[in-house]
RNA sequence: CCUGCCAAGGCCAAUCUCUUCGCAAGGAGGGUGCGGAAAGCUACGGGUCUUCGUUGACGGGACAGCCGGGCUGCCAGGG
Numbered sequence: 001c002c003u004g005c006c007a008a009g010g011c012c013a014a015u016c017u018c019u020u021c022g023c024a025a026g027g028a029g030g031g032u033g034c035g036g037a038a039a040g041c042u043a044c045g046g047g048u049c050u051u052c053g054u055u056g057a058c059g060g061g062a063c064a065g066c067c068g069g070g071c072u073g074c075c076a077g078g079g
Base pairs, nucleotide, nucleotide: 001078002077003076004075011036012035016031017030018029019028020027021026034065040071041070042069044068045067046066047063048062049061050060052059053058
C1' cells in the first nucleotide's frame, strides 16, 4: 500500500420497546439484536427530515446506519 475468502479476541447496534430531554426533526440511557471492517470522528459538497423564523426564496435546527470528501484506527491475509 492492497484485500476482507479463512481464523481469533473484542467493538458498534437497525427495528421494536421502556425511561428521559426537545415545539418538532431528533438526542441520551436500559432491554432486544437487523446488520456493520470504519455502523469511529467530522455537517465540507449533495441529499433527506423539521408542530422553528420567514415570504415555498433564504435562514436556523436534525440525520455520519443516505451518497461522496476529510482525519484517525483493530485483526487477518497478500505485496
This is a predicted structure of a 79-nucleotide RNA (c-di-GMP-I-GGC riboswitch aptamer) from a Deltaproteobacteria bacterium.
Its mean pLDDT, the model's own confidence on a scale to 100, is 83.
Taxonomically the source falls in Myxococcia (Bacteria, Pseudomonadati, Myxococcota).